[in-house]
Context: one part of a larger RNA
RNA sequence: UGACGGGGGCCCGCACAAGCAGUGGAGUAUGUGGUUUAAUUCGAGGCAACGCGAAGAACCUCACCUGGGCUUGACAUACGGAGAAUCCUCCUGAAAUGGAGGAGUGCCCGCAAGGGAAUUCCGAUACAGGUGCUGCAUGGCUGUCGUCAGCUCGUGUCGUGAGAUGUUGGGUUAAGUCCCGCAACGAGCGCAACCCUUGUCCUUAGUUGCCAGCAUUAAGUUGGGCACUCUAGGGAGACCGCUUGCCGAUAAGGCAGAGGAAGGUAGGGAUGACGUCAAGUCCGCAUGGCCCUUACGCCCAGGGCUACACACGUACUACAAUGGUAGACACAGAGCGUCGCGAACCCGCGAGGGGGAGCUAAUCGCAGAAAUUCUAUCUCAGUUCGGAUUGGAGUCUGCAACUCGACUCCAUGAAGUUGGAAUUGCUAGUAAUCGCGGAUCAGCACGCCGCGGUGAAUACGUUCCCGGGCCUUGUACA
Numbered sequence: 001u002g003a004c005g006g007g008g009g010c011c012c013g014c015a016c017a018a019g020c021a022g023u024g025g026a027g028u029a030u031g032u033g034g035u036u037u038a039a040u041u042c043g044a045g046g047c048a049a050c051g052c053g054a055a056g057a058a059c060c061u062c063a064c065c066u067g068g069g070c071u072u073g074a075c076a077u078a079c080g081g082a083g084a085a086u087c088c089u090c091c092u093g094a095a096a097u098g099g100a101g102g103a104g105u106g107c108c109c110g111c112a113a114g115g116g117a118a119u120u121c122c123g124a125u126a127c128a129g130g131u132g133c134u135g136c137a138u139g140g141c142u143g144u145c146g147u148c149a150g151c152u153c154g155u156g157u158c159g160u161g162a163g164a165u166g167u168u169g170g171g172u173u174a175a176g177u178c179c180c181g182c183a184a185c186g187a188g189c190g191c192a193a194c195c196c197u198u199g200u201c202c203u204u205a206g207u208u209g210c211c212a213g214c215a216u217u218a219a220g221u222u223g224g225g226c227a228c229u230c231u232a233g234g235g236a237g238a239c240c241g242c243u244u245g246c247c248g249a250u251a252a253g254g255c256a257g258a259g260g261a262a263g264g265u266a267g268g269g270a271u272g273a274c275g276u277c278a279a280g281u282c283c284g285c286a287u288g289g290c291c292c293u294u295a296c297g298c299c300c301a302g303g304g305c306u307a308c309a310c311a312c313g314u315a316c317u318a319c320a321a322u323g324g325u326a327g328a329c330a331c332a333g334a335g336c337g338u339c340g341c342g343a344a345c346c347c348g349c350g351a352g353g354g355g356g357a358g359c360u361a362a363u364c365g366c367a368g369a370a371a372u373u374c375u376a377u378c379u380c381a382g383u384u385c386g387g388a389u390u391g392g393a394g395u396c397u398g399c400a401a402c403u404c405g406a407c408u409c410c411a412u413g414a415a416g417u418u419g420g421a422a423u424u425g426c427u428a429g430u431a432a433u434c435g436c437g438g439a440u441c442a443g444c445a446c447g448c449c450g451c452g453g454u455g456a457a458u459a460c461g462u463u464c465c466c467g468g469g470c471c472u473u474g475u476a477c478a
Base pairs, nucleotide, nucleotide: 001478002477003475004474005473007472008471009470010469011468012467013466015462016461019426020425021424022423023422026317027316028315029314030313031312032311033310034308035307042053043052064303065302066301067300068299069298070297073127077126078125079123080122081121082120083119086103087102088101089100090099091098107116108115109114129292130291132290133289134288138286139285140281141280142279143277145275150189151188152187153186154185155184156165157164158163169180170179171178195269196268197267198266200236201235202234203233204232205231206230209226210225211224214223215222239263242257243256245255246254247253319419323378324377325376326375327374328373335366336365337364340359341358345354346353347352385416390411391410392409393408394407395406396405432454433453434452435451436450437449438448
């Protein structure tokens, strides 16, 4: 100087407390461990691994296993020889592959011979290739403490020196934020602001958007209009700016009030200091070293990653009446679409099929929002709750749904009556609850990322648990 203390002081955070909803019990989905297996490819491991890499394992992916094959190779550059390329048919085989036959000559230079570009085959050698190892050799990127308020430097001064001071102190703040004081005076990276978005107003513009008044219609449908909504450009607006206010040290600031769409950082996002964990990643990519080179490389078929006594994590669906079922009726936002979205209409109980209008989209489509509301019924039961499981029949995607897809219909109707010890999230348009969209994607979503609808309870307070910041103290630790 740090680190640590079941030392002290001050302070903060859904840290506790006050509340609400859960997890832990059930069934299923999914990840992991374990076990099994020819293989169940690999990585990730307290917080910070475990719906994680994987924004989508039937084949492919694929790295694993079994079997069948290749050896200058699936891919790159260079050399020599031959043929343009390319296309079609047949045989072999699970395919990869191997064999046979046929069609066919283009482009550029050149009269021609020939040469060249591009591409295929054969041969030889340099080489290719490796999701093989090392993340403790690395780059890059990322997690984490933590959006915590800290981390440092120059000069000066003090100290023999390591170092100290500044950065401590008194107040204050979300903040090393600001004020005052002070052997310090300044500065940098962080904080804040500048950026995006939501909330108010003005203005410009008026189609594909909108409709107050006028006409018109089944319908903003059409004429008309651009006031309103909306869209997207430009501006205004909030700064403790104002107050006879109160507190404070006359300061910084705090409390209250006015005005205002918004008030004290207005809400949300992006933004992550010096560093820590030899944290994670050599299987995104790049890369040193090591290793393999008729194989640890490459091609193909099939299998596996989907196994199943069990254990754990994360979710979904429930256990019902604030509900289930049937009918009627209403209100979103944000997205996506031409290898696509696919309307009306017709067929089917349905998944879906036929159909093909319109749309490169404020125009057309996906698209019916759902919870809500109203009416009826069920009447507390393992039930008209719950839907697992299983049998049968189908639909769609795809070369192909046996291993191993999703969905539909009929039948079946399991566990489950609110969950031990323990434990998680959340302070407001939040929790809870309800549906909608997107990426990936042929198909496959209870996951992920977004979007809106309905919409609470509670916070006395900081004694305690956890994590953190500052000062101080002890130390046989570095």

Small-subunit ribosomal RNA, 3' major domain from an Actinomycetota bacterium, 478 nucleotides, folded computationally. Lineage of the source: Bacteria > Bacillati > Actinomycetota.